[in-house]
Context: one part of a larger RNA
RNA sequence: GUCCCCAAGGAACUCGGCAAAAAAGCAGCCGUAACUUCGGAAUAAGGCUUGCCCCUUUUAUUAGGGGCCGCAGCUAAAGUAUCUCUGGCAACUGUUUACCAAAAACACAGCUCCCUGCGAACUCGCAAGAGGAUGUAUAGGGGGUGACACCUGACCAAUGCCAGAAGGUUAAAUACGGGCGGUGAUUGUCGCAAGACAUGAGCUGACUUGUAUAAGCCCUGGUGAAUGUCGGCCGUAACUAUAACGGUCCUAAGGUAGCGAAAUUCCUUGUCUGGUAAGUUCAGACGCGCACGAAUGGUGUAAUGACUGGAGAACUGUCUCGGGGACUUGCUCG
Numbered sequence: 001g002u003c004c005c006c007a008a009g010g011a012a013c014u015c016g017g018c019a020a021a022a023a024a025g026c027a028g029c030c031g032u033a034a035c036u037u038c039g040g041a042a043u044a045a046g047g048c049u050u051g052c053c054c055c056u057u058u059u060a061u062u063a064g065g066g067g068c069c070g071c072a073g074c075u076a077a078a079g080u081a082u083c084u085c086u087g088g089c090a091a092c093u094g095u096u097u098a099c100c101a102a103a104a105a106c107a108c109a110g111c112u113c114c115c116u117g118c119g120a121a122c123u124c125g126c127a128a129g130a131g132g133a134u135g136u137a138u139a140g141g142g143g144g145u146g147a148c149a150c151c152u153g154a155c156c157a158a159u160g161c162c163a164g165a166a167g168g169u170u171a172a173a174u175a176c177g178g179g180c181g182g183u184g185a186u187u188g189u190c191g192c193a194a195g196a197c198a199u200g201a202g203c204u205g206a207c208u209u210g211u212a213u214a215a216g217c218c219c220u221g222g223u224g225a226a227u228g229u230c231g232g233c234c235g236u237a238a239c240u241a242u243a244a245c246g247g248u249c250c251u252a253a254g255g256u257a258g259c260g261a262a263a264u265u266c267c268u269u270g271u272c273u274g275g276u277a278a279g280u281u282c283a284g285a286c287g288c289g290c291a292c293g294a295a296u297g298g299u300g301u302a303a304u305g306a307c308u309g310g311a312g313a314a315c316u317g318u319c320u321c322g323g324g325g326a327c328u329u330g331c332u333c334g
Stems, first nucleotide, its partner, number of pairs: 001327006008320002012318001017315001027049004035040001037147001051068006069073001082313007089305002094106002110145007122131003148300004153230003158227002160223005167218003174212006181204003187198004231249005258292001259289001270286005
């Protein structure tokens, strides 16, 4: 290291019955609760029988009766469910971190919202094109929730989305107009002339400026199974306590039903009841919920689970507390 056995006790071990042990053994007969979605739960639980020979019987070594042996009859070799009570979570079968996590995580059927009228939306691609789909809103795509039952409250102020269009604001082009420039017909004054100084039609580059013009934003509404949010202080009843009630401030509105020391409770081993001789865990209640709460779903729920908490029966070397035996490996010695 791998196995086997053990007096008395029997979980006192330990984070935890981990590991081990035990019982039962999908054979026959009997029997089987709560709960339940009436299918289940269920092989629930629990009890009895089991070999061989003879007679009767049977389709049947099927059933009945009698007898025989042993400690033991599924002839005990192999193989082959431990069970019960009660919570949490997840409806379920399924999927997952190949090689530390199999789960309460993911998925799921169901529910719901949004988009999409077909050259669909959406996805891939620079494009052509392809998928969607040789489909057509009982279809396809996306988000959320997650069977089923009962339900799913208030708030549209912020953010998002949808709709609207009176007004405000607003881009680059473009069009028209102006400015500053370029060119310069023409005309005027001076001059003998050359020329100088003015005037400036027409055309026009760059720049600059004004006016006109979009969606958007501001704005007006709607929308929560959209992102989200869901108060404070003071007083008051003929004991006390408490406050149905009143006042006041703020807010978009102040948490409804249900649940609640919870997979959520800090204080906290809250308080009460139960279980134990003794219970920081557990179950049932209470509710000052530090900091539950309604599809980021709320509360229940039969069945299911290599999930997780608590209790019990049986059983045991887990332990009190060790001991003995078999085989084997390394080292040491030979």
About this RNA: A computed fold for a 334-nucleotide part of an RNA from a Candidatus Zambryskiibacteriota bacterium, annotated as large-subunit ribosomal RNA, domain IV. The coordinates come from a structure-prediction model, not an experiment, and the mean pLDDT is 82. The full RNA is in RNAcentral, with records from ENA. It matches the Rfam family "Bacterial large subunit ribosomal RNA". Rfam links the family to the GO terms structural constituent of ribosome and ribosome.